[in-house]
RNA sequence: GGUUAGGCAACCGCUGGAGCAAUUGGGGAAACCGAAUUGUUCGAGAGGAAAGUCCGGUCUUCAUAGGGCGGCAUGCCGGCUAACGGCCGGGGGUUUGCGCUCAAAGCGCACGCCACGGAUAGUGCCACAGAAAAUAUACCGCCUGCCGCUUCGGUGGCAGGUAAGGGUGAAAAGGUGCGGUAAGAGCGCACCGCGGGACGAGCAAUCGCUCCUGGCAGGGAAAACCCCAUGUGAAGCAAGACCAAAUAGGGGAGGAGGAGCGGCCCGCUCCGUUACAACUUCCGGGUAGGUCGCUUGAGCUUUUCAGUAAUGGAAGGCCUAGAGGAAUGGUUGCUACCGCUUCGGCGGCACAGAAACCGGCUUAUCGACC
RNA sequence: GCGCCCGUAGCUCAGUAGGAUAGAGCGGCGGUUUCCUAAACCGCAGGUCACAGGUUCGAAUCCUGUCGGGCGUA
Numbered sequence: 001g002g003u004u005a006g007g008c009a010a011c012c013g014c015u016g017g018a019g020c021a022a023u024u025g026g027g028g029a030a031a032c033c034g035a036a037u038u039g040u041u042c043g044a045g046a047g048g049a050a051a052g053u054c055c056g057g058u059c060u061u062c063a064u065a066g067g068g069c070g071g072c073a074u075g076c077c078g079g080c081u082a083a084c085g086g087c088c089g090g091g092g093g094u095u096u097g098c099g100c101u102c103a104a105a106g107c108g109c110a111c112g113c114c115a116c117g118g119a120u121a122g123u124g125c126c127a128c129a130g131a132a133a134a135u136a137u138a139c140c141g142c143c144u145g146c147c148g149c150u151u152c153g154g155u156g157g158c159a160g161g162u163a164a165g166g167g168u169g170a171a172a173a174g175g176u177g178c179g180g181u182a183a184g185a186g187c188g189c190a191c192c193g194c195g196g197g198a199c200g201a202g203c204a205a206u207c208g209c210u211c212c213u214g215g216c217a218g219g220g221a222a223a224a225c226c227c228c229a230u231g232u233g234a235a236g237c238a239a240g241a242c243c244a245a246a247u248a249g250g251g252g253a254g255g256a257g258g259a260g261c262g263g264c265c266c267g268c269u270c271c272g273u274u275a276c277a278a279c280u281u282c283c284g285g286g287u288a289g290g291u292c293g294c295u296u297g298a299g300c301u302u303u304u305c306a307g308u309a310a311u312g313g314a315a316g317g318c319c320u321a322g323a324g325g326a327a328u329g330g331u332u333g334c335u336a337c338c339g340c341u342u343c344g345g346c347g348g349c350a351c352a353g354a355a356a357c358c359g360g361c362u363u364a365u366c367g368a369c370c
Numbered sequence: 371g372c373g374c375c376c377g378u379a380g381c382u383c384a385g386u387a388g389g390a391u392a393g394a395g396c397g398g399c400g401g402u403u404u405c406c407u408a409a410a411c412c413g414c415a416g417g418u419c420a421c422a423g424g425u426u427c428g429a430a431u432c433c434u435g436u437c438g439g440g441c442g443u444a
Stems, first nucleotide, its partner, number of pairs: 001370004006335007014045002017042007026033002047351001051362002054360005059236004071232005076090005091116001092114003096110005117227002122225002125220002139166002141162009174192006193216001194214005199208003240292004250283005257271005299318008337348004371443007380396004389427001398414005420436005
C1' cells in the first nucleotide's frame, strides 16, 4: 500500500416483492390505498466507510437577449474522466541521512515531504536583538593621514578608507583559494554557484560535463493586500410534478327577504331590498391527505484488447434494500480467532448503521492474509 | 435530510490586516479596615486560546482537517 470485514445450520420475528387457495367486495368524502381478511409457498434485505457534508456531477425548480464588473474557487507540465480542488505519469524544489571536498559554498545518491503561477506590476510587513533588516549600513576591529603624549613598545583625539574578521539575529547583500592592496573588496584570476543568449533533447513543464556572454543585479513572506490566467447563474429531493377534503378568503350565477327578543302568535328592533345580506350552486388558488420523483445505473461481474499507469474499448453473464418517525433483529447449536482457566468451561470478537442517486477526498476501525 | 454560525479563566466578554508576558469585569483565596459582617482598598491564584496538522523566524489571530455546541428550513 492492497484485500477481507468471522463461517455454517435450525427456530421465531420485521420490511418490501412475486405467487397459490379460501372467504369476500374492505378503508376513505375524494384522490388513492388495498385486490380488504385468513392460511400457505418462494426468493431478497446496510457499509468500506452507509459518517463528515469537504469537493465534483446527474436530476429538479427559479432566473436568464448578449456582454462586463464584483464575489468565490483553482494554480509546475502532460494525460484520464460526465466533472472535480480527484487520480495517473513526468518535471522541479526541499527536510533528514550518507558520500565527494582540508573546509565552506556546492554537487551526487537514498527514504520521505511539497497549497509548486507572479516578490524587477504596485502598496505594505519583518517584533526583540543588532551599527545596519533592503534606496544597505561603520558598533568593535583593521588601515592611512594630521595633531598631541610617550618609558619609543605604543597610546588619545580628529578626518577618511574598509564588509575581510568579531558580535546580533530566523535572515547581514555569492562560496573557497591564489593574486592584489596601506588595510580591504569580483578589484583581477581559477573552480563551484547564479543571470542572459544561441544550439540541442522533450508535446510540455524542464533539462544539457555543448558553446558564447555578464563580475553577479534580485533576503524572506502572496496560507499580507494584490496582479495574472482559468473556471463559475442561484438554490437544493424538506428540490419539485400531479390528484385533491373540511374550514376561511377570492370570482361567477341564482336569490327578497333574513336575524334577534329563551317555545308559539302579535308586536318591536337591526340588516338588506339601484345586488357587498342570509341561503343555494358552480369555478379557481393553496393546506391536510394521497401518488410520483425512488432506484436499471457514468451499475456489478468474467474474459480479452489498447495503454508505463490512471483509464478506455469489445464480447458474454447478472439484477443486487427502496422504507417513509423509518425494516434489515433475536435465541440456540457447532466452529474460526483472542484472553482467562480449578481443563469442566467462561468472557470477548473492531469502527459503525442506508433515506434521491453517483465519482472522489477526509476521518473512525479489532484481527487475518498478500 | 439540507443550509448556516460559534468555541479564549468557574461565568460574561475584550484581544483577529501575526511580534512572545493573552487581558478586563464578576466570582474564588489571603490581607488592611470593623466589635462582627457588607462595602471599599491591596495582593495572589486560576488558561494546552476546543483538538490535530501545516504556512511563517514567530500563530489565540492565517490555512486545512477533526470534535463539541447552537440556529434556520416542510

Model confidence (mean pLDDT): 77 of 100. This is a predicted complex of two RNAs, RNase P RNA and transfer RNA, with 444 nucleotides together. It holds a member of the Rfam family "Bacterial RNase P class A".